This is a predicted structure of a 73-nucleotide RNA (transfer RNA) from a Candidatus Omnitrophota bacterium. Rfam family: tRNA. Rfam links the family to the GO term triplet codon-amino acid adaptor activity. By type it is a transfer RNA. The sequence was found in a public genome assembly. NCBI's taxonomy places the organism under Bacteria, Pseudomonadati, Candidatus Omnitrophota.
[in-house]
RNA sequence: GGGGCAGUAGCUCAGCUGGGAGAGCGCCGCAAUGGCAUUGCGGAGGCCACGGGUUCGAUCCCCGUCUGCUCCA
Repeated sequence: GGGGCAGUAGCUCAGCUGGGAGAGCGCCGCAAUGGCAUUGCGGAGGCCACGGGUUCGAUCCCCGUCUGCUCCA
C1' cells in the first nucleotide's frame, strides 16, 4: 500500500427483503424472606463509530473517514 470482517444500552450480542431499536447479564425501585441469597413485577439507560448521498422513510443501500481483527505484499 491492497483485500476481507467487525463497530448497536455499562458488558456480551441479535435485528429476518428499508417502515416497531431489542435480548441476556449488570444498575435502580417494589413485593415475597427475620436477614442474606434467590425469584417475580416495574423502571432508567442508545443521536445504531463519524460525515455525506439515495429514498416518502436508512442500523440496513451507496461514497468517504476513523478504530480494531485478519489475509496478501